TPP riboswitch aptamer (THI element) from Massilia sp. Leaf139, 99 nucleotides, folded computationally. The same sequence occurs in records of 2 taxa. The RNAcentral record of the sequence draws on Rfam and Ribocentre. The prediction has a mean pLDDT of 76. NCBI's taxonomy places the organism under Bacteria, Pseudomonadota, Betaproteobacteria, Burkholderiales, Massilia. It matches the Rfam family "TPP riboswitch aptamer (THI element)". Rfam links the family to the GO term thiamine pyrophosphate binding. The literature on the family includes a 2014 paper in Chem Biol by Warner et al., "Validating fragment-based drug discovery for biological RNAs: lead fragments bind and remodel the TPP riboswitch specifically".
[in-house]
RNA sequence: GCGCCUCGCUAGGGGUCCUGGAACUGUCGUUCCGGGUGAGAGAUACCCUUCGUACCUGAUCUGGAUAAUGCCAGCGAAGGAAAGCGCGCCAAGCAGUUC
Numbered sequence: 001g002c003g004c005c006u007c008g009c010u011a012g013g014g015g016u017c018c019u020g021g022a023a024c025u026g027u028c029g030u031u032c033c034g035g036g037u038g039a040g041a042g043a044u045a046c047c048c049u050u051c052g053u054a055c056c057u058g059a060u061c062u063g064g065a066u067a068a069u070g071c072c073a074g075c076g077a078a079g080g081a082a083a084g085c086g087c088g089c090c091a092a093g094c095a096g097u098u099c
Base pairs, nucleotide, nucleotide: 001089002088003087007086008085009084010083011049012048013047014046016043017036018035019034020033021032022031023030024029055080056079057078061074062073063072064071
């Protein structure tokens, strides 16, 4: 000076809703094909790990929107929530030691 730091490794935490049709089924429900939001709607995936905007609780909450929904906003500087390890490359200067 450049890269990295927003990366890598290992480990851990987390969510999975709403809805149309078809088949099966006494209902619940299961499977398949679609639609909505989303990073993710069961994935060797995705997101997050205290510098915590993952996610949970409050919450069968409040307001708005929607075909409907944990869809959006508020609540929220709320209360909780899962971690450890690791630098690399190149050049120059100075000092010391040895030949």